[in-house]
RNA sequence: GCGCAGUGGCGAACGAGUUAGUAACACCUUGGUACGUACCCUAGAGACGGGCAUAACCCCGCGAAAGCGGAGCUAAUUCCCGAUAGUGUAGCAAUACUGAAGUCGCAAGACGCUUUAGGAGCGGCCUAGGUCUGAUCAGCUUGUUGGUGAGGUAAUGGCUCACCAAGGCUAUGACCAGUAGGAGGGGUGAGAGCCCGAUCUCCAACGACGAAACUGAGACACGGUUCGUACACCUACGGGUGGCAGCAGUCGAGAAUAUUCCACAAUGGGCGAAAGCCUGAUGGAGCGACGCCGCGUGCAGGAUGAAGGCCCUUGGGUCGUAAACUGCUUUUCUAUGGGAAGAAGCUGGUGCAAGCCAGAUUGACGGUACCGUAGGAAUAAGUGGCUGCAAACUUCGUGCCAGCAGCCGCGGUAAUACGAAGGCCACAAGCGUUAUCCGGAUUUAUUGGGCGUAAAGGGCGCGUAGGGGGCUUUGCAAGUUUUUGGUUAAAGACCGAAGCUUAACUUCGGAUGUGCCAAGAAAACUGCAAGGCCUGAGGGCGUUAGAGGCAAGCGGAACGCACGGUGUAGGGGUGAAAUCCGUUGAUAUCGUGCGGAACACCAGAGGCGAAGGCGGCUUGCUGGGACGUUCCUGACCCUGAGGCGCGAAAGCGUGGGGAGCAAAAAGGAUUAGAUACCCUUGUAGUCCACGCCCUAAACGAUGUCGACUAGCUGUUUCGAGAAUCGACCCUCGGAGUGGCGUAGCUAACGCGUUAAGUCGACCGCCUGGGAAGUACGAGCGCAAGCUUAAAACUCAAAGGAAUAGACGGGGACUCGCACAAGCGGUGGAGCAUGAGGUUUAAUUCGAUGGUAAACGAGAAACCUUACCAGGGCUUGAAAUACUUUCGAAAAUAGUCUGAAAGGAUUAUUGUUGUUAUUUAUUUAAUGACGGAAGCACAGGUGCUGCAUGGUUGCCGUCAGCAUGUGCCGUGAGGCGCUCCCUUAAAUGGGGUAACAUGCGCAACCCCUGUCCUCUGUUACAAGUGUCAGAGGAGACCGCCGGUUUUUACCGGAGGAAGGUGGGGAUGACGUCAAAUCAGCAUGGCCCUUUGAUGCCCUGGGCUACACUCAUGCUACAAUGGCGAGAACAGCGGGUUGCCAAACCGAAAGGUGGAGCUAAUCCCUAAAAUCUCGCCCCAGUUCAGAUUGCGGGCUGCAGCUUGCCCGCAUGAAGCAGGAAUCGCUAGUAAUCGCGGAUCAGAAUGCCGCGGUGAAUACGUUCUCGAGUCCUGUACUCACCGCCCGUCAAUGCAAGGAAGCCGGGAGUGCCUGAAGCUUUGGCUUUUAGUCGGGGUAAAGGUAAGCUCGGUGACAUGGCAUAAGUCGUAACAAGGCA
Repeated sequence: GCGCAGUGGCGAACGAGUUAGUAACACCUUGGUACGUACCCUAGAGACGGGCAUAACCCCGCGAAAGCGGAGCUAAUUCCCGAUAGUGUAGCAAUACUGAAGUCGCAAGACGCUUUAGGAGCGGCCUAGGUCUGAUCAGCUUGUUGGUGAGGUAAUGGCUCACCAAGGCUAUGACCAGUAGGAGGGGUGAGAGCCCGAUCUCCAACGACGAAACUGAGACACGGUUCGUACACCUACGGGUGGCAGCAGUCGAGAAUAUUCCACAAUGGGCGAAAGCCUGAUGGAGCGACGCCGCGUGCAGGAUGAAGGCCCUUGGGUCGUAAACUGCUUUUCUAUGGGAAGAAGCUGGUGCAAGCCAGAUUGACGGUACCGUAGGAAUAAGUGGCUGCAAACUUCGUGCCAGCAGCCGCGGUAAUACGAAGGCCACAAGCGUUAUCCGGAUUUAUUGGGCGUAAAGGGCGCGUAGGGGGCUUUGCAAGUUUUUGGUUAAAGACCGAAGCUUAACUUCGGAUGUGCCAAGAAAACUGCAAGGCCUGAGGGCGUUAGAGGCAAGCGGAACGCACGGUGUAGGGGUGAAAUCCGUUGAUAUCGUGCGGAACACCAGAGGCGAAGGCGGCUUGCUGGGACGUUCCUGACCCUGAGGCGCGAAAGCGUGGGGAGCAAAAAGGAUUAGAUACCCUUGUAGUCCACGCCCUAAACGAUGUCGACUAGCUGUUUCGAGAAUCGACCCUCGGAGUGGCGUAGCUAACGCGUUAAGUCGACCGCCUGGGAAGUACGAGCGCAAGCUUAAAACUCAAAGGAAUAGACGGGGACUCGCACAAGCGGUGGAGCAUGAGGUUUAAUUCGAUGGUAAACGAGAAACCUUACCAGGGCUUGAAAUACUUUCGAAAAUAGUCUGAAAGGAUUAUUGUUGUUAUUUAUUUAAUGACGGAAGCACAGGUGCUGCAUGGUUGCCGUCAGCAUGUGCCGUGAGGCGCUCCCUUAAAUGGGGUAACAUGCGCAACCCCUGUCCUCUGUUACAAGUGUCAGAGGAGACCGCCGGUUUUUACCGGAGGAAGGUGGGGAUGACGUCAAAUCAGCAUGGCCCUUUGAUGCCCUGGGCUACACUCAUGCUACAAUGGCGAGAACAGCGGGUUGCCAAACCGAAAGGUGGAGCUAAUCCCUAAAAUCUCGCCCCAGUUCAGAUUGCGGGCUGCAGCUUGCCCGCAUGAAGCAGGAAUCGCUAGUAAUCGCGGAUCAGAAUGCCGCGGUGAAUACGUUCUCGAGUCCUGUACUCACCGCCCGUCAAUGCAAGGAAGCCGGGAGUGCCUGAAGCUUUGGCUUUUAGUCGGGGUAAAGGUAAGCUCGGUGACAUGGCAUAAGUCGUAACAAGGCA
């Protein structure tokens, strides 16, 4: 000199971390003082003399270790004693007590030491105000509150103790429970607010959990000690050790959160005189788009608008100047070169100091920032969205699937909503999602809401606390206003500058800081104190109305019962009945008696009362009001949380009473059922007394009080005037109670001096619907139950007022063959036709209440034909275009096979338009045409009528439906178009906030009825006009009478026709997703190179047949049938047609062929009818089905499957149940005729004429329609909506015998360490052994409180298509 251990000093109470606890002087703001303070600063005084130990060290011992014990030395700024005491402490004072340490240096001096005072900073304590939620926490407290004394502390104080007193806190929320560190500040918001308390700063608390003290200036001490508990580790089992909420790091949990980095270079801290040492404070780096900020991913040119993608109306458009390409730049990047600031301290010298001078050196970050050079567009774009909100759209796929979704909601074959693609929009190194907070949300409303009907006025009063309060005077100055001062830390925020290339970030300066405190000023208002006043309020006196209340007494009617009389067979009840009462005498009627309840008329929108409520009369007691007077008091007032009282009906308890009525109950009806509605009985109850209950649509759904703001008109009551004998009437003033209405208010409805208007005071209440006025808890109650009062869960609404419709077993008015009055039918029979069903290889398809079913179809043997079986064809049966090839084009006739289609094949005839070449022709190309192959395509009666056009049905030939302008209403919307009269009519008229207009109605058009004119093929003997055609006239309520305001209606005349003469065509806006993709057209989808969903062919089917329905025909007969004879139409049709005469046939029909392209000829006989005859009431001389046989016609073809004729056969049927259809006049009924379709095939359809009725009182009922009013919970519109039980599944919650756990406290037992007190022993400033007190933890006991779980039973909510009924909405069928 360095290092290690030790002694001593200082630090270790700072710094760093965390937010568990704490609702509290913990924190924030303000003020205070009974206090302390090491280090630092200032000042004064002092530091003298002695002494005893003990680590280290040495020796010995115990223990595995941690560690410990014994013996012996030694030092100090360690420790002790004495002296000094100005100062200090105690004391009135006397007086008593109390300190020290040295080291370095040659020295000067420096650093220390003791003591005292002051300062600075820091701390302790006290104080006023502020500081979350729950009242389903309402009472809490015994050191508790105060006093005296003592102890204790740095210091006040029940801080502790002894004694005394009985206090203290609390609806201005004590106590309890839950939650929570507080502040500066942060997020959001215009603000007021609301939410939050990460990062930074201040304060507090904590250090595994609980307790305690020691040391120290400071701790009850994060990296100190002791004890207890839990956990972990070591162990030789004896015993020990530990505390990352320090920095890293590990594990765990979790959706999730970093490096076991560098450095003390800077800043700061501790120690030191200093060098320096320590410092996971700090400075830096690493990881993470976690946030904020900045930058880039290139710039300019570039159109054939390339390729490609996507879309397409096939023209094109778009991605898009985008790319390619050309030129340029280099932030960034890569390579390379240079390269910081952050550094001042420090040492030495000098100086009293501030400082000055000189010198060497210190960088973790980092070879980083930054600068230079070179290179090259080089290294760099995503995410979400595109239905609306909300910027951005198309295609394909999918087909209530897959999926989306913040809300409404998308998706079931054309999805801008799912998935993909293209395009577009937004933001961008980010973009979306999720979670959370604020906003929007005046949706908790202080700013800034409401309560008649939307949620919301307490059922009503009295009144406590509280809140609010008339005129005037004086004072005070608490509120209030103002001035000044202090404080409100810094950071943040704001303004202005500055530094990093910019910004973020940082630094500097300024302003602000709504609050609190102090001092001053003012006195209008509020307050306080004192005084005065009368208008608010109350009282006196006089008058007065009243179902106001309580009690007692009395009355008549009705009813019931009992007794008696008269009297006889019913009564009663209902929609109709029955149960029931009655011959033992009811009902009815008369008399007497008894009983209970309620009080007709008066009676009124009337009166009284706070509300509930109060009604015969009289009496007693009693409350309140109004008016008049202006006599008294002198603000005595208003409201009213809690509280107290009253409080309909029903209900409860005890005791009475009980006529009528009447829950429950019984019976009878009704009904599918009928535990109802109706009826017959009937008990509680209804009544009284006393005591409870305490709720109502307790409603004016409207709290109480006061003030102000147009009126008109009733009514009750009081007063005044006037008048009268008195009164009534009238005018005026009050108080009540009604109607209408102005301004204003209101979402509207409505309210409107009795406000829901305009204001003031106070109270109560509301905050989406359901769960729910429920659960739990509490209070009250005898009980029933009442009051207070949630949540989970669930829904995207619930609700108010008004509007337009629709509907009503609501009303009024009016129409229609709607009913009624009539006539004839259908439903029963047989047959025809259609449909359902069934069957079938197929029985093709469509149409399905009315508004399908003789419908599409106005003609299914083949065809039609779409269906089935089989056989065939594949650019196709028909269309357009192209390529190749063959053949001129093409025409004709065959053969084989086959059911045909088709397939295979032969022969004959025939020779071209244009161009080129060559020339003899030919050859080549090409056009048209045909065949073959191919390629585009065709084809589809395949699907969707819910993708469509067009067309059609029904309401309905009903009288409606709209628009413009205007007016009303916030608006939807209304008026117009309602009302009165009238009409077939929204037809016309009158009136009218409407005035006009359009589509409908009517008219114009056609047919028909009368007349006229013209024309004249045919008709007819002429000539004519009875016929035909064309044109015109006529009818308009024009005329008369009546009614009427008019319009119009009724009657009459004339007239062929009379009130639209009859008929037709004509069908408003719309309804039914009505019908039709199979008439046609058409979007989309589907089938089509081989077994087609296309096309052709043969055969079959559409014609089936146990049944059911619809529309018809023929009948059941005598108003008929049959036979014979006789008469009279009209519409129509006819040349591949109608077909005459004549002849043949019994007939169907055949032969025949005149005539006719038609007023000429033919179809063509009309029939019913009339005349004569027969039939004689019967399954017939009715009826004609069915069947047999024989014929005819059409047609390639009549078996399936046509029509007709003849003979024979002769079925059901004797007038049709419930029910139901048509028709109002040339109609119904009845009779025949024609036509379309069509080869043939009508009982159908469309037309035509002949004969030719009955009835309509009327609008109650059925159906449909129109207009107006009304109700509505319907709007897919009553075929609507909707309720409850039960059954199924799921979910959350409450109860529950119990079981399990958490939390806070109390009693008792035990009781560690430490502290305190006390005693013994010893080596006596110390140790040790005991006792007492305090006391953590533990044990135990009974409870409190909060959770979990729980058989079981309960209700709730939810869930495409479950069961039973029909409660509600309309008069909802019983308001």